[in-house]
Molecule: c-di-GMP-I-GGC riboswitch aptamer
Organism: Alkalibacillus aidingensis
RNA sequence: CUCGAAAAUGGCAAACUUAUCGAAAGGUAAGGACGCAAAGCCAAGUACCUAACGCAUUUAUGCUAUGGACGACUGGUUACCGAAG
Numbered sequence: 001c002u003c004g005a006a007a008a009u010g011g012c013a014a015a016c017u018u019a020u021c022g023a024a025a026g027g028u029a030a031g032g033a034c035g036c037a038a039a040g041c042c043a044a045g046u047a048c049c050u051a052a053c054g055c056a057u058u059u060a061u062g063c064u065a066u067g068g069a070c071g072a073c074u075g076g077u078u079a080c081c082g083a084a085g
Base pairs, nucleotide, nucleotide: 003082004081011036012035016031017030018029019028020027021026034071040077041076042075044074045073046072048068049067054063055062056061057060
């Protein structure tokens, strides 16, 4: 450097529940663990979610991100430990 042990020390926390914020998607906090070697950080690219506002219309439907989401993939960036290779 690559790599990731039936290693060590620690870390994060899906579903679900409660509270709260939000039009929604979803966020935050607490509980809780399905998992995670970057499940640390950055919405930069693709995919994805929502549609308040706006626009269109047959007036309750369609379209749109400026709203989300990195625990979908990629990219950028930083980092603990050290068996085998």